[in-house]
RNA sequence: AACUGUAAAGGGCAAACCUCACCGAAAGGUAGGGACGCAAAACCACCGGUCUAAAGGAGCAAUCCUAUGAUAGCGGAGUCGCCAGA
Numbered sequence: 001a002a003c004u005g006u007a008a009a010g011g012g013c014a015a016a017c018c019u020c021a022c023c024g025a026a027a028g029g030u031a032g033g034g035a036c037g038c039a040a041a042a043c044c045a046c047c048g049g050u051c052u053a054a055a056g057g058a059g060c061a062a063u064c065c066u067a068u069g070a071u072a073g074c075g076g077a078g079u080c081g082c083c084a085g086a
Stems, first nucleotide, its partner, number of pairs: 003085003012038002017033003021030003036073001042079002046076003049071003056065003
């Protein structure tokens, strides 16, 4: 360095939910609380999937289409990283 990740050690992140907090049209995000879990649940929107539909388009209407929005805790790719080899 690669590979492996179950026992350790030191730790890390933080689901649902709550907030007389905030941003956003929404999905969702941020902050605080809180832990379901996670060996990359670290970073990253390149690829696929999924979510939303303001604006735009179609429609008499109900509504439908669509990402330039979002999701890294849905996968893949890429980058960096702790410990151990029982």